[in-house]
Context: one part of a larger RNA
């Protein structure tokens, strides 16, 4: 100077507190360690590895094992020597053979470019290896309020000032004061979206009034509502009360919205030789009839057991029957599918619309009516048996779903331990992206909506100053 301290003062954070709801108990789903195994491919490992890479392992994917098989090679350019390639056509078809056919220049000899065999080496090729040789990219502390510089001054020097004090803020954010005076990369602010408004426009959207109907269906309007350009509005801008006459801060007005209004995107100088050489790049090493290509089958799916992450439960605020009502983000032409018809159903047949503000996919918990009456039960579905639907060359290892039967544990979880301050939290469904098929992951969306926070003495991170 730094960093540390079971030293001290100040402050802050879902850090305790104060609440709500979970994990740890059971099933199973998925990841990971261990074991196994010809192989279970590889990488991630305290927070910051374990529904991570993987937004999708029947085959492919695949890197891994087996087996038979390739050596200039699955690809790229060089050389050398043949042959056009390529489509068309003849013999039932393969292969052979045979006719015919073509791009640029041309002196009509031919040459080129583009394809193809076969040859030759130069060389291709490695998801071999080191991420402690690196670029790139990325996590983390931490969206924590820090971290520096140039001039100056002080000090033999290392270094110090300043950025420390007094106030204040989310904030090195302002103020005021001071050997400092400036500046820079951080913060704010400039972008995006949500919340009220005005305008434009008005079609596939919308319907108040007027007419019409089974239906905004027409006729007719663009008021609304919504869609999407542009703009306005919010700044402590007014009042009072504090305060140092500041900075701000507590109250109010009047607003849709009030002191950063929510919520996103944005990550200073660094730290952990964090992570990734298996995204892709790249230095050495290493292999070259093989550690490189191909290609069949198998394994990533194993299974005494231990852990993370999660679905569904243990019921009555519920379970079951039935009628019945309301989003919002998205996808759609190898697609999304109204309707109709069969089938108990997954589905499958026949079939409008729609490249979509036009047609379509398409709610659920709620409310209402009626059943059950506290049981291992009409709770709970695991599992197992038998029969089918789909997808796709192909579901034995090893998919998803549907129906009949079968009804395992589990009566709320020790120790511990996790999230989360408002449209959150907790519940309820939808949708996408990978995708032929295959979601309880994940990435979105909207529908229902609480408690609680006295506080900062402890826990745990973290600024400052000593």
């Nucleotide at each position: 100077u730094g960093a540390c301290g079971g030293g001290g003062g100040c402050c802050c954070g879902c850090a305790c507190a104060a609440g709500c709801g979970g994990u740890g108990g059971a099933g199973c789903a998925u990841g990971u360690g261990g074991u196994u195994u010809a192989a279970u491919u590889c990488g991630a490992c305290g927070c910051a590895a374990c529904g991570c890479g993987c937004a999708g392992a029947a085959c492919c994917u695949u890197a891994c094992c087996u087996a038979g098989g390739c050596u200039u090679g699955a690809c790229a350019u060089c050389c050398u020597g043949g042959a056009a390639a390529u489509c068309u056509u003849u013999u039932a078809g393969a292969g052979a053979a045979g006719a015919g056919u073509g791009c640029c220049c041309u002196u009509c000899a031919g040459g080129g470019a583009a394809u193809u065999c076969a040859g030759u080496g130069a060389c291709a090729g490695g998801u071999g290896u080191u991420g402690c040789a690196u670029g790139g990219c990325u996590g983390u502390c931490g969206u924590c309020a820090g971290c520096u510089c140039g001039u100056g001054u002080c000090g033999u020097g290392a270094g110090a000032u300043g950025u420390u004090g007094g106030g204040u803020u989310a904030a090195g954010u302002c103020c005021c004061g001071c050997a400092a005076c400036g500046a820079g990369c951080g913060c704010a602010a400039c972008c995006c979206u949500c919340g009220c408004c005005a305008u434009u426009a008005g079609u596939u959207g919308c319907c108040a009034g007027c007419a019409u109907u089974c239906a905004g269906u027409u006729g007719g309007g663009c008021a609304c509502u919504c869609u999407a350009g542009u703009g306005g509005g919010a700044c402590u801008g007014c009042c009072g009360a504090u305060g140092a006459u500041a900075a701000g801060u507590c109250g109010g007005a009047g607003g849709a919205a009030g002191g950063u209004g929510g919520g996103g995107a944005u990550g200073a100088c660094g730290u952990c030789a964090a992570g990734u050489c298996a995204u892709c790049a790249u230095g050495g090493c290493c292999c070259u009839u093989a550690c490189g290509g191909g290609c069949u089958g198998g394994g990533c799916u194993a299974c005494a057991c231990a852990c993370g992450u999660g679905c569904u439960a243990c019921a009555a605020u519920g379970g079951c029957g039935g009628g019945u009502a309301c989003a919002g983000u998205g996808g759609g032409c190898a697609g999304c599918c109204a309707g109709g018809c069969a089938g108990u159903g997954a589905u499958g047949c026949c079939g409008a619309g729609c490249u979509a503000a036009u047609c379509u996919c398409a709610a659920a918990a709620a409310a209402c009516c009626g059943u059950c009456u506290c049981a291992g039960u009409u709770c709970g579905g695991a599992u197992u048996g038998a029969g089918g639907u789909c997808u796709g060359c192909a579901a034995c290892u090893c998919g998803a779903c549907c129906u009949c039967a079968u009804g395992a544990a589990g009566u709320c979880g020790g120790a511990a331990u996790c999230g989360c301050u408002a449209g959150u939290a907790a519940u309820c469904g939808c949708g996408g992206a990978u995708c032929a098929g295959c979601a309880c992951g994940c990435c979105g969306c909207g529908g229902u909506g609480a408690a609680u926070a006295c506080g900062u003495u402890c826990c745990c991170g973290g600024g400052c100053c000593u």

A computed fold for a 466-nucleotide part of an RNA from an uncultured prokaryote, annotated as small-subunit ribosomal RNA, 3' major domain. The coordinates come from a structure-prediction model, not an experiment, and the mean pLDDT is 84. The full RNA is in RNAcentral, with records from ENA.